[in-house]
């Protein structure tokens, strides 16, 4: 110098359903939390979808749809590798 990179910082993206109601129950990381998840190495999340099949007290609850179409990034550099140069022997 180049390439990669842990952690971090800043910034940004996202959802909040079902059970008549609920401080209780269900699924879930999260069902309004100073939280949680995700940010192009992108199944966080959205669209298709007021859809399809199955299960359930009920709900994308599960499965397929489906790597289908979309979707939000910068700083910095612990450290690793490669190369160059200088100094010493």
């Nucleotide at each position: 110098a180049c390439a990669g990179u842990a952690a971090a910082c800043u910034a940004g993206g996202g959802g909040c359903g079902c059970c008549c109601a609920a401080c209780g129950g269900c699924u879930g990381a999260g069902a309004a939390g100073u939280a949680c998840c995700c940010u192009u190495u992108g199944a966080a999340c959205c669209u298709g979808a007021g859809a399809u099949g199955g299960a359930u007290a009920a709900u994308a609850c599960c499965a397929g749809c489906g790597g289908a179409g979309g979707a939000a990034a910068g700083u910095a550099a612990u450290u690793u590798g490669u190369g160059a140069u200088g100094c010493a022997a």
Notes:
The RNA shown here (TPP riboswitch aptamer (THI element)) has 89 nucleotides and comes from Leuconostoc rapi. The prediction has a mean pLDDT of 77. The organism belongs to Leuconostoc, within Bacteria. Its Rfam family is "TPP riboswitch aptamer (THI element)". About the family: Vitamin B(1) in its active form thiamin pyrophosphate (TPP) is an essential coenzyme that is synthesised by coupling of pyrimidine and thiazole moieties in bacteria. On this family, see Rodionov et al., J Biol Chem 2002: "Comparative genomics of thiamin biosynthesis in procaryotes. New genes and regulatory mechanisms".